[in-house]
Context: one part of a larger RNA
Molecule: small-subunit ribosomal RNA, 3' major domain
Organism: uncultured bacterium
RNA sequence: UGACGGGGGCCCGCACAAGCGGUGGAGCAUGUGGUUUAAUUCGAAGCAACGCGAAGAACCUUACCUGGGUUUGACAUGUGCGUGAAACUCUCUGGAAACAGGGAGCCCUCUUCGGAGCACGUACACAGGUGCUGCAUGGCUGUCGUCAGCUCGUGUCGUGAGAUGUUGGGUUAAGACCCGCAACGAGCGCAACCCCUGCCCCGUGUUGCUAACGGGUCGUGCCGAGGGCUCUCGGGGGACUGCCGGCGUCAAGCCGGAGGAAGGUGGGGACGACGUCAAGUCAUCAUGGCCCCUACGCCCAGGGCGACACACGUGCUACAAUGGCCGACACAGAGGGCUGCGAAGUCGCGAGGCGGAGCGAAUCCCACAAAGUCGGUCCAAGUUCGGAUCGCAGUCUGCAACUCGACUGCGUGAAGCCGGAGUCGCUAGUAAUCGCGGAUCAGCCAUGCCGCGGUGAAUACGUUCCCGGGCCUUGUACA
Numbered sequence: 001u002g003a004c005g006g007g008g009g010c011c012c013g014c015a016c017a018a019g020c021g022g023u024g025g026a027g028c029a030u031g032u033g034g035u036u037u038a039a040u041u042c043g044a045a046g047c048a049a050c051g052c053g054a055a056g057a058a059c060c061u062u063a064c065c066u067g068g069g070u071u072u073g074a075c076a077u078g079u080g081c082g083u084g085a086a087a088c089u090c091u092c093u094g095g096a097a098a099c100a101g102g103g104a105g106c107c108c109u110c111u112u113c114g115g116a117g118c119a120c121g122u123a124c125a126c127a128g129g130u131g132c133u134g135c136a137u138g139g140c141u142g143u144c145g146u147c148a149g150c151u152c153g154u155g156u157c158g159u160g161a162g163a164u165g166u167u168g169g170g171u172u173a174a175g176a177c178c179c180g181c182a183a184c185g186a187g188c189g190c191a192a193c194c195c196c197u198g199c200c201c202c203g204u205g206u207u208g209c210u211a212a213c214g215g216g217u218c219g220u221g222c223c224g225a226g227g228g229c230u231c232u233c234g235g236g237g238g239a240c241u242g243c244c245g246g247c248g249u250c251a252a253g254c255c256g257g258a259g260g261a262a263g264g265u266g267g268g269g270a271c272g273a274c275g276u277c278a279a280g281u282c283a284u285c286a287u288g289g290c291c292c293c294u295a296c297g298c299c300c301a302g303g304g305c306g307a308c309a310c311a312c313g314u315g316c317u318a319c320a321a322u323g324g325c326c327g328a329c330a331c332a333g334a335g336g337g338c339u340g341c342g343a344a345g346u347c348g349c350g351a352g353g354c355g356g357a358g359c360g361a362a363u364c365c366c367a368c369a370a371a372g373u374c375g376g377u378c379c380a381a382g383u384u385c386g387g388a389u390c391g392c393a394g395u396c397u398g399c400a401a402c403u404c405g406a407c408u409g410c411g412u413g414a415a416g417c418c419g420g421a422g423u424c425g426c427u428a429g430u431a432a433u434c435g436c437g438g439a440u441c442a443g444c445c446a447u448g449c450c451g452c453g454g455u456g457a458a459u460a461c462g463u464u465c466c467c468g469g470g471c472c473u474u475g476u477a478c479a
Base pairs, nucleotide, nucleotide: 001479002478003476004475005474007473008472009471010470011469012468013467015463016462019426020425021424022423023422026317027316028315029314030313031312032311033310034308035307042053043052064303065302066301067300068299069298070297073126077125078124079123080122081121082120083119084118088103089102090101091100093098108117109116110115128292129291131290132289133288137286138285139281140280141279142277144275149188150187151186152185153184154183155164156163157162168179169178170177194269195268196267197266199237200236201235202234203233205231209226210225213224214223215222240263243257244256245255246254247253306445319419323378324377325376326375327374328373329372335366336365337364340359341358345354346353347352385416390411391410392409393408394407395406396405432455433454434453435452436451437450438449
């Protein structure tokens, strides 16, 4: 000087408390451990691994296994020699890769007609490796932590390590600010500048909008028209403790009030200091070293990554009446769409089929939002709760759904009566609850992830305690 303490002081955080909903029990989905296996490819490991890399494992992917095949190689560059094409196509063998044979083709550009380019064959130099090392690395990332800290120059103090500044008083979300002070300044962080959202104004009016006028209809911005309104996307204004009162040291600031759509960082995002964990990644990529080079490379078929006595994590659906079922009626936002989204009509109980209008989309489509409201029914029952499991019959995607897809109809109806010890999330348009969209994607094992809106709470006395953290101080035989 740090680190640590079941030392002290001050102060924060859904840290506790207050409150609401879960999880731990059930069934299923998914990840992991384990076990099994020819293989169940690999990585991730307390917080910070475990719906994680996977924003799409039937083949492909694929890195694994079995079998078949191949050796200048699936791919790059160069050299020598040879051929003139190569692709394509047919037949045969084969599971395919591929092999053999036949057909067709025998070109293009430049040319000093030798050749060069190009392609193939062959020989070589080399390629290739998701093989090892994240304890050799770059890059990227997690984490403490959006925590308020981490440092430097000069000066001063100390023999020195170092200290001071950065401590102290007040105050803040903040090393943000004020005051004081042997310090005076400065940098990286904080904040602000950026984006979205909340109010207003101006511009813009089509594909959007419809108040007035006219036309038309059973009805509808349907038509003429209009820019008032909503809205679109550009620009601007607006909030600064600016104003008033009180408190405070006359300061920083705090409390209350006015005005205002909004108040004291309005709400949300992007943004992550010096560093820590030899944290993670050699399997995104790059890369040193090591290793394999008829194979640890490459191609193919089938299988596996989907196994199942078990154990754990994360979820979904429930156990019902604030509910289930049936009918009628209502209201979003944000997205996606041309090898695409696909309307009307029509067939089918349905998944879906036929059909093709319109739309590269404020125009058309996906697209009925659902919870909700109104009416009806069920009557406390393992039930009209719950839907697992299994049987049969189908639909769709795809070369192909046996291993191993999703969905539909009929039948079957399991566990489950609110969950032990324990444990998690959340402070407001939040939790809870309801549906909608998107990426990946032929399809889909999505209940995941990332977004969007609808309905919309309860509670916080307080900081003693648990966890994490900041500053000061104290002890130390630790570094």